[in-house]
The part of an RNA shown here (large-subunit ribosomal RNA, domain IV) has 329 nucleotides and comes from a metagenome. Its mean pLDDT, the model's own confidence on a scale to 100, is 88.
Context: one part of a larger RNA
RNA sequence: CUCUCUCUAAGGAACUCGGCAAAAUGACCCCGUAACUUCGGGAGAAGGGGUGCCACCGAGAGGUGGUUGCAAUAAAGAGGCCCAGGCGACUGUUUACCAAAAACAUAGGUCUCUGCUAACUCGUAAGAGGAUGUAUAGGGGCUGACGCCUGCCCAGUGCCGGAAGGUUAAGGAAGCUGGUCAGUACUUAGGUAUAAAGCUAGCGACUGAAGCCCCGGUGAACGGCGGCCGUAACUAUAACGGUCCUAAGGUAGCGAAAUUCCUUGUCGGGUAAGUUCCGACCCGCACGAAAGGCGUAACGAUCUGGGCGCUGUCUCGGAGAGAGGCUCG
Numbered sequence: 001c002u003c004u005c006u007c008u009a010a011g012g013a014a015c016u017c018g019g020c021a022a023a024a025u026g027a028c029c030c031c032g033u034a035a036c037u038u039c040g041g042g043a044g045a046a047g048g049g050g051u052g053c054c055a056c057c058g059a060g061a062g063g064u065g066g067u068u069g070c071a072a073u074a075a076a077g078a079g080g081c082c083c084a085g086g087c088g089a090c091u092g093u094u095u096a097c098c099a100a101a102a103a104c105a106u107a108g109g110u111c112u113c114u115g116c117u118a119a120c121u122c123g124u125a126a127g128a129g130g131a132u133g134u135a136u137a138g139g140g141g142c143u144g145a146c147g148c149c150u151g152c153c154c155a156g157u158g159c160c161g162g163a164a165g166g167u168u169a170a171g172g173a174a175g176c177u178g179g180u181c182a183g184u185a186c187u188u189a190g191g192u193a194u195a196a197a198g199c200u201a202g203c204g205a206c207u208g209a210a211g212c213c214c215c216g217g218u219g220a221a222c223g224g225c226g227g228c229c230g231u232a233a234c235u236a237u238a239a240c241g242g243u244c245c246u247a248a249g250g251u252a253g254c255g256a257a258a259u260u261c262c263u264u265g266u267c268g269g270g271u272a273a274g275u276u277c278c279g280a281c282c283c284g285c286a287c288g289a290a291a292g293g294c295g296u297a298a299c300g301a302u303c304u305g306g307g308c309g310c311u312g313u314c315u316c317g318g319a320g321a322g323a324g325g326c327u328c329g
Stems, first nucleotide, its partner, number of pairs: 001324008010315002014313001019310001027051005036041001038145001052067006068072001080308007087300002092104002108143007120129003146295004151225003156222002158218005165213003171207002175203006183194004226244005253287001254284001265281005
């Protein structure tokens, strides 16, 4: 010097990104216990007091008296607490080996598919799962306890329904055209012209489903939810008016927020001093209603701010024990 411990005057978070680490609290009995609340909780809230041994009394719990020590759950083991806020309701689950969370799941909500040889999934198939289940069931999507709620837009995309019209495949097909060719005509006797049926090749009016176009519906489907100008008897602002565009122009609630660039916004609180925090304001760069909105008791090895207690975290170090290193042997 390093590690693991013990103690430390005065101060007590001044340390630090941050009380990280350490200290402190701790058992049992009694008293006592707030806001809030889903009336269960919160709660071991908080905050106080007691605890050994001996004698007597008592069924016991215990009571009375005595008594030792600095100290009696005499050692060891054994919650620190409070206030406010964010997120997630909760118990749970997760990155085996850097992340345990606000992520995932969840009960609950809702949409949708599925009538059983179910939908759906695996498999080329046989077959299997679903399920030895049957719509109070099963699959899929979204949301995520509970409370109050969940606005407007169906123009685009998707899905569902419709079937009049348009378009439309294979196939069918009247008809048309070519090849072949019996026959017929002509012939220089080689052929040439024409040509029925059949066979064959091509074209083909017309016929021809779903789909698409079309007509409707549908947002807890994918999604979207404006601009400019003017106006009130101080000023300012604009309940009001005009105009353009749109499918419709953001409702309730919330709001410098896990979202706010400007920004350490402004005001208030807390501090001697506060880019964080809490309460407001609203000018929302760029919140907003199941990619849910706003609240919410309880819960959390969660995150943020504050306080009490406590301390070597610090002012600022010091002393000691053990182990290692180092030096000598």